[in-house]
RNA sequence: GUCCCAUUGGAACAGUGGAUUAGUUCGUCUGACUUCUAAUCAGAAAGUCGUGGGUUCGACCCCCACAUGGGAUG
Numbered sequence: 001g002u003c004c005c006a007u008u009g010g011a012a013c014a015g016u017g018g019a020u021u022a023g024u025u026c027g028u029c030u031g032a033c034u035u036c037u038a039a040u041c042a043g044a045a046a047g048u049c050g051u052g053g054g055u056u057c058g059a060c061c062c063c064c065a066c067a068u069g070g071g072a073u074g
Base pairs, nucleotide, nucleotide: 001073002072003071004070005069006068007067010026011025012024013023028044029043030042031041032040050066051065052064053063054062
């Protein structure tokens, strides 16, 4: 240099044949229960889906460029 993969709440991941309110587990906070803690139960907060454009009536999803990390090859 060329090619491939990944990027989604604090952590790990789903979702990618375009339209569901973007979800699961753990964690955090509040409450219930308990003598207290843990466990359990209920509720809540937290995401501009890596960035910027484009296509479309409509994009996490399709296209382009870039960034970061990993890999292959010369």
Annotation
RNAcentral holds the sequence, with entries from ENA and Rfam. A computed fold for a 74-nucleotide RNA from Gonapodya prolifera JEL478, annotated as transfer RNA. The source organism's lineage runs through Eukaryota, chytridiomyceta, Monoblepharomycota, Gonapodyaceae and Gonapodya prolifera. It matches the Rfam family "tRNA". Model confidence (mean pLDDT): 81 of 100.